[in-house]
Large-subunit ribosomal RNA, domain II from a Phycisphaeraceae bacterium, 683 nucleotides, folded computationally. Model confidence (mean pLDDT): 85 of 100. It matches the Rfam family "Bacterial large subunit ribosomal RNA".
Context: one part of a larger RNA
RNA sequence: GCCGACGAGUUACUUUCUGCGGCCAGGCGAAGUCUCUCCGAGACGAAGCCGAAGGGAAACCGAGUCUGAAAUGGGCGUCGAGUCGCAGGAGGUAGACGCGAAACCUCAGUGAUCUACCCAUGGCCAGGCUGAAGGGCGGGUAACACCGCCUGGAGGGCCGAACCCGUUAACGUUGAAAAGUUAUGGGAUGAGCUGUGGGGAGGAGUCAAAGUCUUAUCAAACUGGGAGAUAUCUCGUUCUCUCCGAAAUAGUUUUUGGGCUAGCCUCACGAGCCACCGCGCGGGGGUAGAGCGACUGGAUGGGGUUCGGGGUCCUACCCGGAUACCCGCUCCAACCAAACUCCGAAUACCGUGCGGCCCUGUCGUGGGAGUCAGUCUGCGGGAGAUAAUUUUCGCAGUCAAAAGGGAAACAGCCCAGACCGCCAGGUAAGGUCCCCAAACAGUCCUCAGUUCGAAAGGCAGUCGGAUUGCCGUGACAGCCAGGAUGUUGGCUUAGAAGCAGCCACCAUUUAAAAAGUGCGUAACAGCUUACUGGUCGAGGAAUCCGGCGCCGAAAAUGAUCGGGAAUCAAGGAUUGUACCGAACCUGCGGGGUCGUCUCUGACGACCGGUAGGAGAGCGUUGCUGUCAGCUGCGAAGGGGUCCCGGAAGGGGUUCUGGAGCGGCAGCAAGUGAAUAUGUCGGC
Numbered sequence: 001g002c003c004g005a006c007g008a009g010u011u012a013c014u015u016u017c018u019g020c021g022g023c024c025a026g027g028c029g030a031a032g033u034c035u036c037u038c039c040g041a042g043a044c045g046a047a048g049c050c051g052a053a054g055g056g057a058a059a060c061c062g063a064g065u066c067u068g069a070a071a072u073g074g075g076c077g078u079c080g081a082g083u084c085g086c087a088g089g090a091g092g093u094a095g096a097c098g099c100g101a102a103a104c105c106u107c108a109g110u111g112a113u114c115u116a117c118c119c120a121u122g123g124c125c126a127g128g129c130u131g132a133a134g135g136g137c138g139g140g141u142a143a144c145a146c147c148g149c150c151u152g153g154a155g156g157g158c159c160g161a162a163c164c165c166g167u168u169a170a171c172g173u174u175g176a177a178a179a180g181u182u183a184u185g186g187g188a189u190g191a192g193c194u195g196u197g198g199g200g201a202g203g204a205g206u207c208a209a210a211g212u213c214u215u216a217u218c219a220a221a222c223u224g225g226g227a228g229a230u231a232u233c234u235c236g237u238u239c240u241c242u243c244c245g246a247a248a249u250a251g252u253u254u255u256u257g258g259g260c261u262a263g264c265c266u267c268a269c270g271a272g273c274c275a276c277c278g279c280g281c282g283g284g285g286g287u288a289g290a291g292c293g294a295c296u297g298g299a300u301g302g303g304g305u306u307c308g309g310g311g312u313c314c315u316a317c318c319c320g321g322a323u324a325c326c327c328g329c330u331c332c333a334a335c336c337a338a339a340c341u342c343c344g345a346a347u348a349c350c351g352u353g354c355g356g357c358c359c360u361g362u363c364g365u366g367g368g369a370g371u372c373a374g375u376c377u378g379c380g381g382g383a384g385a386u387a388a389u390u391u392u393c394g395c396a397g398u399c400a401a402a403a404g405g406g407a408a409a410c411a412g413c414c415c416a417g418a419c420c421g422c423c424a425g426g427u428a429a430g431g432u433c434c435c436c437a438a439a440c441a442g443u444c445c446u447c448a449g450u451u452c453g454a455a456a457g458g459c460a461g462u463c464g465g466a467u468u469g470c471c472g473u474g475a476c477a478g479c480c481a482g483g484a485u486g487u488u489g490g491c492u493u494a495g496a497a498g499c500a501g502c503c504a505c506c507a508u509u510u511a512a513a514a515a516g517u518g519c520g521u522a523a524c525a526g527c528u529u530a531c532u533g534g535u536c537g538a539g540g541a542a543u544c545c546g547g548c549g550c551c552g553a554a555a556a557u558g559a560u561c562g563g564g565a566a567u568c569a570a571g572g573a574u575u576g577u578a579c580c581g582a583a584c585c586u587g588c589g590g591g592g593u594c595g596u597c598u599c600u601g602a603c604g605a606c607c608g609g610u611a612g613g614a615g616a617g618c619g620u621u622g623c624u625g626u627c628a629g630c631u632g633c634g635a636a637g638g639g640g641u642c643c644c645g646g647a648a649g650g651g652g653u654u655c656u657g658g659a660g661c662g663g664c665a666g667c668a669a670g671u672g673a674a675u676a677u678g679u680c681g682g683c
Stems, first nucleotide, its partner, number of pairs: 001683006011094013026050003032044005054061002064076004097236002100233001104226003108223003117199008125190001127159003130155001134151006163187003168183004202218001204214002239617006249262005263371002265368007275360001276356008289343001290341002296337003300333006308327003311323004374399001376397008404415003419590004424586003430580003433564003439577007451566001457551002461548008470539001478535005484508003489503003514529001518527002591607007618672001620669008629661002637656008
């Protein structure tokens, strides 16, 4: 993991509501007694309970009473029948739908055979090395000291087996092993290692101290008990069909993943056509927008001003003066604002009249809930960075709780809301070259495979539009020729001659020619341009706007528009007419719910659905009654097969099996399994 079996809203008491029944201003009878008796039933039995009267703290009064000195006032009452039983919904008290803690307590116990420490008594440490004190002899000294040799054999000494430990690494990691193996390593006469026996324990022991160890368990052991602790948490919670169908909000909460009340759902009873939709009329507003010489503020550029203030300068003894400085003031121009408004919509909202009855479904009382983590998209805002599948509000929609078609795939986007069946038709979004159902015609654009991802910015791509100059008195481009003189203008400079730089930019000859457009030289030279003539012979130059395209364009496994492929398109724009296309709509047949009616029929509307409410059924086990039920001529159970029913399910037949079982009407439940890392068994 699979299969089988077991496995979770129960029971008692109590409160409340609903249904059914008995009696009724009453209803019920407890304990007990008596009678019959198989279970059990009946009669008696005012103890008690509920109701029939309330109000007040109470005295007390009473259809009233309280408040008050007093109430034409106000509060609570009077003017509605209860009670007992059975069944069901829900609440309460109990373990209270089931399983589950981490923990807490205990005047109950068990443990030191593991391990920590201690006590008693035993045991063990190959071999080698070093050579302390002391001693002897010799040297040495006045005597010591001291020196040498020998002896000696100290040490938490040295190396290294047994023994003890466990440094590093690999392996092992469903292991050979719930801590090991191998190699390597540390201690190895000591605070050493070890055998046996003994000691003390759970808020206690023990501890060279790590919260270590106390039998694979330790920041409080283990076993029993309190105990079914508690669990605002997680998981699970078992047959079928029908009708309706939410919420993820507000307020409050030691509250935010929990509650309570309201909101939204459902059921019953009652009220009732008000609500709803459209049009008309009447309202208030300060949003969007706009505006500001209408306020409060913000803010850019320019002009004016000496009237005001400041700065700087001149003069300074004062008076003063100047100002391409700043501010103010004023004028011109153009602006900004959620907490600005002289203004001011569309919508929305409120009221009212008329109409509609298609859609939605209103109000009251009571029974039962669930919901309080929402999500994305569009629009209006706040936060953020005019970031986020971000966050927080408002309006709307979808999903949630919604299947179907489209978007290649894709809860939240687009279309559209699935009662069942059909080898019938029409459509929506979206499509119509092939994959893949369905397309043709017309007018344009695009050459980039743009289509089929992207910005600032860039571009004689191409198409269209608008405007301004030039042009047969010859434009534009090319070609031929000229492009000169004063003069090398002056200054500067080593030089400066059109062409480093500064100043000026005149004049002459001319068809025209700059005090010089660019290149160039050290400076000249040289080339070239403006400008002019000739040649040529028809359009040419420039600016702006728009359509489609081009560049900008770099990423990690193999690319791509879903793929193939497509160029007067199968790309883009526009026009027209067709077709395809869904569980939509229609047709035909069938089922159900609700309503109406001329009431076993017809008509109309409706039948997606999570939490959840309400209703109707199926099946299992036992009991009661009944079928003078079935059964060795084969019960239950099991395997196969066929039939019936809207489902749970029911039945026939055959094989197996070998002794019990069923139909109908009721009653009562240990009553339905796929999930609980469920329990037990099997594989």